RNA sequence: AGCCGAAUCCCAGGCGUUGAGCCCGGGAGCGGGGGACCCAAAGCCGUUGGGGCGAAUCGCCGGCAAGCAGCUCCGGCGUAACGCGACUCCUUUCAGCGUGAGCCCGUCAGCUAACCCCGCAGGCGACGAAGG
Numbered sequence: 001a002g003c004c005g006a007a008u009c010c011c012a013g014g015c016g017u018u019g020a021g022c023c024c025g026g027g028a029g030c031g032g033g034g035g036a037c038c039c040a041a042a043g044c045c046g047u048u049g050g051g052g053c054g055a056a057u058c059g060c061c062g063g064c065a066a067g068c069a070g071c072u073c074c075g076g077c078g079u080a081a082c083g084c085g086a087c088u089c090c091u092u093u094c095a096g097c098g099u100g101a102g103c104c105c106g107u108c109a110g111c112u113a114a115c116c117c118c119g120c121a122g123g124c125g126a127c128g129a130a131g132g
Base pairs, nucleotide, nucleotide: 002124003123004122008028009027010026011025013023014022015021029120030119031118032117033116034115039110049108050105051104052103053102058078059077060076061075062074063073081099082098083097084096090132091131092130093129094128
């Protein structure tokens, strides 16, 4: 210079004061959730609560455990899906590379106009090719 992500921009007040700072708002924009009619769902048995943000789902193998098996946990290989691939800008494709996590609600939520509520963090950092 740029990248992931909604996570950016603007305005104002108070406190403190050598100073650094601290507290509390408003607006625009972007993003998420709740929430009618209609539609969907609806019966029986068994088991099991269910739901949200996010690309982050699912499968197999091994280990641990254990009488055996399953789950949890640890490791590996794949996988739905996702990102980069930096030309002045936008965009498509290929090689190549990477992610495929984590967290929240709290027994409760299908869709959903009006309406209501919430977030605006955090983390990274290169330079291969072809086309419009």
A computed fold for a 132-nucleotide RNA from a soil metagenome, annotated as c-di-AMP riboswitch aptamer (ydaO/yuaA leader). It matches the Rfam family "c-di-AMP riboswitch aptamer (ydaO/yuaA leader)". Gene Ontology terms of the family: cyclic-di-AMP binding and regulation of gene expression. The family has 106 seed sequences and 7,607 matches in Rfam 15.1. RNAcentral holds the sequence, with entries from MGnify. Its mean pLDDT, the model's own confidence on a scale to 100, is 80.